[in-house]
Annotation:
The part of an RNA shown here (large-subunit ribosomal RNA, domain IV) has 335 nucleotides and comes from a Patescibacteria group bacterium. The full RNA is in RNAcentral, with records from ENA. Lineage of the source: Bacteria > Bacteria candidate phyla. The coordinates come from a structure-prediction model, not an experiment, and the mean pLDDT is 83. It matches the Rfam family "Bacterial large subunit ribosomal RNA".

Context: one part of a larger RNA
RNA sequence: CUUGCGCUAAGGAACUCGGCAAUACAGCAGGUGUAACUUCGGGAUAAACCUUGCCGUCUGAAAGCAUUUUAUGUUUUUCAUUCGGCCUCAGUAAAUGACUUCACGCAACUGUUUACCAAAAACACAGGUCUCUGCAAAUCCGUAAGGAUAUGUAUAGGGGCUGACGCCUGCCCAGUGCCAGAAGGUCAAGAGGAGGGGUGUAUGCUCUGAAUCUAAGCCCUGGUGAACGGCGGCCGUAACUAUAACGGUCCUAAGGUAGCGAAAUUCCUUGUCGGGUAAGUUCCGACCCGCACGAAUGGCGUAAUGGUGUGAAGACUGUCUCGGCGCAAGACCCG
Numbered sequence: 001c002u003u004g005c006g007c008u009a010a011g012g013a014a015c016u017c018g019g020c021a022a023u024a025c026a027g028c029a030g031g032u033g034u035a036a037c038u039u040c041g042g043g044a045u046a047a048a049c050c051u052u053g054c055c056g057u058c059u060g061a062a063a064g065c066a067u068u069u070u071a072u073g074u075u076u077u078u079c080a081u082u083c084g085g086c087c088u089c090a091g092u093a094a095a096u097g098a099c100u101u102c103a104c105g106c107a108a109c110u111g112u113u114u115a116c117c118a119a120a121a122a123c124a125c126a127g128g129u130c131u132c133u134g135c136a137a138a139u140c141c142g143u144a145a146g147g148a149u150a151u152g153u154a155u156a157g158g159g160g161c162u163g164a165c166g167c168c169u170g171c172c173c174a175g176u177g178c179c180a181g182a183a184g185g186u187c188a189a190g191a192g193g194a195g196g197g198g199u200g201u202a203u204g205c206u207c208u209g210a211a212u213c214u215a216a217g218c219c220c221u222g223g224u225g226a227a228c229g230g231c232g233g234c235c236g237u238a239a240c241u242a243u244a245a246c247g248g249u250c251c252u253a254a255g256g257u258a259g260c261g262a263a264a265u266u267c268c269u270u271g272u273c274g275g276g277u278a279a280g281u282u283c284c285g286a287c288c289c290g291c292a293c294g295a296a297u298g299g300c301g302u303a304a305u306g307g308u309g310u311g312a313a314g315a316c317u318g319u320c321u322c323g324g325c326g327c328a329a330g331a332c333c334c335g
Base pairs, nucleotide, nucleotide: 001330002329003328004327005326006325007324008323010321011320014319019316029051030050031049032048037042039164053086054085055084056083059080060079061078062077064074065073066072067071087091099314100313101312102311103310104309105308106306107305111123112122127162128161129160130159131158132157133156139148140147141146165301166300167299168298170231171230172229175228176227177224178223179222180221181220184219185218186217190213191212195208196207197206198205199204232250233249234248235247236246259293260290271287272286273285274284275283
């Protein structure tokens, strides 16, 4: 020096990306007590605080035993309780056995996952909704026979999206998709056969072929967004200024509603203001100028939950100021 341990004055996170690591506190024993919030179940072992041994003694309860009609007595037992005393630094004292609190983001939750760098905010989930499917079902496997679905039958089965719960889910059907549509247009093979060509003695053979009939599809007419998706620009205007409820104009299928907003989204940006700190690019609360939020590619809230992300506090400590000492095994030297 490396690894694993133990102790460490004063300070106590000054360490560091970050209290990582380690300590400490508490310890499903008994008693007291317990907030916000809440889906009234929880939160909760919240938090916070006290007690715990032994000896004698008072009182009570239960059980047992003895006597006795009730009742009384008693203590071998257990529990609770009053007072006094004894010893230790320490009475749960063998082990095992939560650090706590505040605030915000995300995901409702328990679960699942990249066997071997990712456990999560990803997946799943109950619930919601759309759509297909009437049973020889739709869908899937197989060339087929056949099989799964299912010895099920629309309160069933398949597929897509969303993801508990609460409040909600706006406008656009022009494009694309899907659905519907006994008209019309177009349209293949086929049917049809006017007419024409070759041959020619031909009534024959052969080639070509107009009109007309004719499917799906496409065109066309409508519908449809919890289908794929989309949801504007410029100019002016109020008796200070500023701003613009208001007006004009262009374009569009329609011009983003509610709610939220420097956000897991904000480039400019460490935006501005407030809070916390002596000091805060992070954090919390606001503002709204949203580069480039926005409503089941769900929007906004939300108790509980979380080996989740972020910020703060208490306690505590060798993380640090800043090192030191000791133990063990290596390394190292000799053999």